This is a predicted structure of a 479-nucleotide part of an RNA (small-subunit ribosomal RNA, 3' major domain) from an uncultured bacterium. The RNAcentral record of the full RNA draws on ENA and SILVA. Its mean pLDDT, the model's own confidence on a scale to 100, is 82. It matches the Rfam family "Bacterial small subunit ribosomal RNA".
[in-house]
Context: one part of a larger RNA
RNA sequence: UGACGGGGGCCCGCACAAGCGGUGGAGCAUGUGGUUUAAUUCGAAGCAACGCGCAGAACCUUACCAGCCCUUGACAUGGGACCUUUGGUUACCGGAGACGGGUUCCUUCACUUCGGGUGGGGUCCACACAGGUGCUGCAUGGCUGUCGUCAGCUCGUGUCGUGAGAUGUUGGGUUAAGUCCCGCAACGAGCGCAACCCUCAUCGUCAGUUGCCACCAGUUCGGCUGGGCACUCUGACGAAACCGCCGGUGACAAGCCGGAGGAAGGCGGGGAUGACGUCAAGUCCUCAUGGCCCUUAUGGGCUGGGCUACACACGUGCUACAAUGGUGGUGACAGUGGGACGCAAGGUCGCGAGGCCAAGCAAAUCUCCAAAAGCCAUCUCAGUUCGGAUUGCACUCUGCAACUCGAGUGCAUGAAGGCGGAAUCGCUAGUAAUCGCGGAUCAGCAUGCCGCGGUGAAUACGUUCCCGGGCCUUGUACA
Numbered sequence: 001u002g003a004c005g006g007g008g009g010c011c012c013g014c015a016c017a018a019g020c021g022g023u024g025g026a027g028c029a030u031g032u033g034g035u036u037u038a039a040u041u042c043g044a045a046g047c048a049a050c051g052c053g054c055a056g057a058a059c060c061u062u063a064c065c066a067g068c069c070c071u072u073g074a075c076a077u078g079g080g081a082c083c084u085u086u087g088g089u090u091a092c093c094g095g096a097g098a099c100g101g102g103u104u105c106c107u108u109c110a111c112u113u114c115g116g117g118u119g120g121g122g123u124c125c126a127c128a129c130a131g132g133u134g135c136u137g138c139a140u141g142g143c144u145g146u147c148g149u150c151a152g153c154u155c156g157u158g159u160c161g162u163g164a165g166a167u168g169u170u171g172g173g174u175u176a177a178g179u180c181c182c183g184c185a186a187c188g189a190g191c192g193c194a195a196c197c198c199u200c201a202u203c204g205u206c207a208g209u210u211g212c213c214a215c216c217a218g219u220u221c222g223g224c225u226g227g228g229c230a231c232u233c234u235g236a237c238g239a240a241a242c243c244g245c246c247g248g249u250g251a252c253a254a255g256c257c258g259g260a261g262g263a264a265g266g267c268g269g270g271g272a273u274g275a276c277g278u279c280a281a282g283u284c285c286u287c288a289u290g291g292c293c294c295u296u297a298u299g300g301g302c303u304g305g306g307c308u309a310c311a312c313a314c315g316u317g318c319u320a321c322a323a324u325g326g327u328g329g330u331g332a333c334a335g336u337g338g339g340a341c342g343c344a345a346g347g348u349c350g351c352g353a354g355g356c357c358a359a360g361c362a363a364a365u366c367u368c369c370a371a372a373a374g375c376c377a378u379c380u381c382a383g384u385u386c387g388g389a390u391u392g393c394a395c396u397c398u399g400c401a402a403c404u405c406g407a408g409u410g411c412a413u414g415a416a417g418g419c420g421g422a423a424u425c426g427c428u429a430g431u432a433a434u435c436g437c438g439g440a441u442c443a444g445c446a447u448g449c450c451g452c453g454g455u456g457a458a459u460a461c462g463u464u465c466c467c468g469g470g471c472c473u474u475g476u477a478c479a
Stems, first nucleotide, its partner, number of pairs: 001479002003476003007473007015463002019427005026319008034310002042053002064305007073129001077128002079125006087106002092101003109119003131294002134292003140288002142283003145279001147277001152191006158167003171182003197271004202239007211229001216226003242265001245259005321420001325379006337368003342361002346357004386417001391412007433455007
């Protein structure tokens, strides 16, 4: 100087408390451990691994296993020889396929001092080499997590100290903040904080193939048509909030409290933004890369299998256990987004998943699009008209192909489950809870992920305690 303390003081944070809803019990989904296996590829490991890499494992992916094949190789550069009409397409035979044999058709090289010279291509040969998701994240770059959006971390000069170092950065107030004020052997400065950026909330200007009977006319009644940008909206520019005004308080300061006005008030809500550093944290399987290792194999191709196994254990979720509910009917109101190898209105067939025909739309124009919670009726407390696992049968769709191993539909079947031990998680407002909708990935497959809107609470006395953190101080046989 730090670090630590079941030392002290001050102060924060959904840290506790006050509340609301969960997890832990059940079934299922998913990840992991374990076990099994020819293989169940690999990584991730307290917080900060475990719906994580995977924003899509039937083949492919795929790195794993079995078998069958290749060896200058699927890919790059270079040398030699031969052929120079190369590439595509198509019968057929063998084969699981890769591949080997072989056939049809189309197309068919450029330059050229015409020498198969140069370039391009194919086959063969030998070699340099290719190749490796093989090892080392404790050799590394890059990227990322975490403490933590915590308020800290430092420097120059000066001063003090033999020195390590101190001072500044401590102190009195204040703040979300090393934020600001005052004081002070310090005076300044840098990286952080804040602001500048995006978005939401109000208004104005500009602009109108979205919207509007606001106004006029027509109307097959639909902004449908003419007409019009007033409104809604869209999206570009601006205005607006600064403790600015008033009162109180404070030290005449910084600030704090109350009030007015205002769409918004004391950082207005949200986002982006992550200081010096810590964890030899994570990643050599995104990529790059040192070293090591393999080289007829640890490389390459293919078929099939596996990653989907199942006595168990854990994490994260979904659905429930019902009446604030189930079922039937009714039928009102969103927003974000997506759409051409696509979205599909409408018609029609089917109980349905879906099939057939098909208008329109590269989309504020057409379409996905039906929002759901809501309202009415019924059920009357029961393993039920709760719950839907499991299983049987029959189908639909995608795809070369749904056996291992897809999703969906109809009929039948109806399991556990009576609100969950110890323990434990999230959340302070348009939040929690609850309800549906969209998108990425994607042929198909979503309870996951990323977004969107609808309805819409309760509680916070307080900081003694648990956890994490900041500042000052104290002890230390620790560094």